[in-house]
RNA sequence: GCCAUAUUGGCGCAAUGGACAGCGCAGUGGAUUUGUAAUCCACCGGUUAUCGGUUCAAUUCCGAUAUAUGGCU
Numbered sequence: 001g002c003c004a005u006a007u008u009g010g011c012g013c014a015a016u017g018g019a020c021a022g023c024g025c026a027g028u029g030g031a032u033u034u035g036u037a038a039u040c041c042a043c044c045g046g047u048u049a050u051c052g053g054u055u056c057a058a059u060u061c062c063g064a065u066a067u068a069u070g071g072c073u
Base pairs, nucleotide, nucleotide: 001072002071003070004069005068006067007066010025011024012023013022018056027043028042029041030040031039049065050064051063052062053061
């Protein structure tokens, strides 16, 4: 230098162009317990990497950029 893949809450991951963007862990509050752990319930937390484009509608499709991983030279 070229190619491929990935980028979504603090972390790990879902989501067929139409969902209120969801699940687990973590966090907070409560229930339970003599108390702690475990368990149960509720809550909190997201400019979907950035910028543009297509579309009535984009996490999803297209382009560029950035970062990471792998391959080729």